[in-house]
RNA sequence: CAUAUUGUUUUCUAGGGUUCCGUGGCGAGCAUCGCCAGACUGGUCCGAGAGAGAACACACAGUGAAUACACUGUGGUCACGGAGGGGAAAAAGCCCGGGAGUA
Numbered sequence: 001c002a003u004a005u006u007g008u009u010u011u012c013u014a015g016g017g018u019u020c021c022g023u024g025g026c027g028a029g030c031a032u033c034g035c036c037a038g039a040c041u042g043g044u045c046c047g048a049g050a051g052a053g054a055a056c057a058c059a060c061a062g063u064g065a066a067u068a069c070a071c072u073g074u075g076g077u078c079a080c081g082g083a084g085g086g087g088a089a090a091a092a093g094c095c096c097g098g099g100a101g102u103a
Stems, first nucleotide, its partner, number of pairs: 007056006015046002020043002022040001023037006058075007078098001080101001084096003
């Protein structure tokens, strides 16, 4: 000094907070409403490049087929990481970001 590529979508999880619901407290004109609390287990919600599953795509092999293609099977390794900023509730393993940097 160089170091390419490592797919898309989706459902979850670790994790995250506090809009809404619930819960707890206080108050009122008390079937309800208002305020406060996430050092409230929770439902909703946000949610992984370096967590999991699925579908599609891709690669390889086999079978069928004139080709296109169809079906079946197999495969996808490695991955330390700030500060700061973003966030229309807020925060985060979210996004900037497989970034800067380290090795």